[in-house]
Molecule: Bacterial RNase P class A
Organism: Alphaproteobacteria bacterium
RNA sequence: CCAGGGGGCCGGGCAGCCGCGUGCUUUCGAGUGCGAGGAAAGUCCGGGCUCCACGAAACAAGGGUGGCGGGUAACGCCCGCCGGGGGCGACCCCAGGGAAAGUGCCACAGAAAGUAUACCGCCGAUGGAGGGAGACCUCACAGGCAAGGGUGAAAGGGUGCGGCAAGAGCGCACCGGGGCUCUGGCAACAGCGCCCGCAUGGCAAACCCCACCCGGAGCAAGACCAAAUAGGGGUCUCGCGCCGCCAGAGUCUUCGGACAAAGGAGGCAGGGGUGUUUCGCCCCGAGAGACCCGGGUUGGUUGCUAGAGCGUCGGAGCAAUCCGCCGCCCAGAUGAAUGGCUGCCCCUGCAGCGCUGGUCGCAAGAUACCGGUUGCAGGACAGAACCCGGCUUACAGGCCCCCUGGCACU
Numbered sequence: 001c002c003a004g005g006g007g008g009c010c011g012g013g014c015a016g017c018c019g020c021g022u023g024c025u026u027u028c029g030a031g032u033g034c035g036a037g038g039a040a041a042g043u044c045c046g047g048g049c050u051c052c053a054c055g056a057a058a059c060a061a062g063g064g065u066g067g068c069g070g071g072u073a074a075c076g077c078c079c080g081c082c083g084g085g086g087g088c089g090a091c092c093c094c095a096g097g098g099a100a101a102g103u104g105c106c107a108c109a110g111a112a113a114g115u116a117u118a119c120c121g122c123c124g125a126u127g128g129a130g131g132g133a134g135a136c137c138u139c140a141c142a143g144g145c146a147a148g149g150g151u152g153a154a155a156g157g158g159u160g161c162g163g164c165a166a167g168a169g170c171g172c173a174c175c176g177g178g179g180c181u182c183u184g185g186c187a188a189c190a191g192c193g194c195c196c197g198c199a200u201g202g203c204a205a206a207c208c209c210c211a212c213c214c215g216g217a218g219c220a221a222g223a224c225c226a227a228a229u230a231g232g233g234g235u236c237u238c239g240c241g242c243c244g245c246c247a248g249a250g251u252c253u254u255c256g257g258a259c260a261a262a263g264g265a266g267g268c269a270g271g272g273g274u275g276u277u278u279c280g281c282c283c284c285g286a287g288a289g290a291c292c293c294g295g296g297u298u299g300g301u302u303g304c305u306a307g308a309g310c311g312u313c314g315g316a317g318c319a320a321u322c323c324g325c326c327g328c329c330c331a332g333a334u335g336a337a338u339g340g341c342u343g344c345c346c347c348u349g350c351a352g353c354g355c356u357g358g359u360c361g362c363a364a365g366a367u368a369c370c371g372g373u374u375g376c377a378g379g380a381c382a383g384a385a386c387c388c389g390g391c392u393u394a395c396a397g398g399c400c401c402c403c404u405g406g407c408a409c410u
Base pairs, nucleotide, nucleotide: 001406002405003404004403005402006401007400008399009398010397012345013344014343015342016341017340018339020035021034022033023032024031025030037381041392042391044390045389046388047387048386049218050217051216052215062214063213064212065211066210067081068080069079070078071077082096083094084093085092086091097209098208102207103206104203105202106201119149120148121145122144123143126142127141128139129138130137131136157175158174159173160172161171162170176198177196178195179194180193182191183190184189222302223301224300225299232293233292234291235290236289237288238287241268242267243266245264246263250259251258252257270284271283272282273281274280309328310327311326313324314323315322316321346379347378348377349376350375351374352373353372355371357370358369359366360365
């Protein structure tokens, strides 16, 4: 210098002016403190807090997690390790328990996809047929094989030698696999040795089995205060007119009858409307007022921000993390504040200017590139809403640290 791997951080800065939310002070004029994020996002896990249900425990159902050890309030998170896979390497990836409890599935292709199988192929030692004097040859009928080809994501370990008619763990060596013992390790697991020709294809992110975990709903949780209006209940006061007709619940009765509530149609009077008055017409007629009580809507207050908090230093630990001392207070809005304008600087892009630089050229000069200068444009993702710990996703641009491979030079 090129190519890469891992980790951490910033994510515009300063000044002036004008505003917004909130706390405090106030001489009521104002002053002053604080005021978004690394993800405030998705709401995917885990907790705190609150209410509801519940005697405890166990079981069932449903959901989740899944190598081992550690961390943590807890976790599906983090750290370290183990195993498998990838990369020359730094390093990265893995839902990483059980397929020998059972069930199910394995498309297409293929002979065969699980009780494995036989399309091409190989053999045909043995038996058969034919030929030959015979050795033997031919056929490929019976039969044998699973090495080779072909199909497939996957075809009953792999390589080699022997063996055989051809083959085959049929035999042997090595590798792989299984079992047992021992050694090391807290453990996952690793290693030595011995034994076993190999003994059960894959899928559990299919049902299932095993082990462990989990009550539900959520700050619109929950608590408190309470106006007007409407409605409910209670007490008090006032009111429910007059006339006959119809009607008849029921009451009384000496059984002859008498009295008679609700209700219906109408007249007179009354109230209201038709701008006013008279007439006419229409409507209404049993509730109205005051006080008290409790519930609800809207609204307000609270929950609400000092916390598994942040920072420096020291210590333990490989690390995650934990412990100790000291210091700090760091948003609390609710149609929802946290902003706007201007100037200078920073970064990026585009365009202009050969510009006492570089570069090219003998020079005049040129300007693709580096640098300079001027102008213009742009500066990400996104925005708290009860609070924490994580995960995931989005993110212009920039900075720092550690490491790997290669090239060149000293």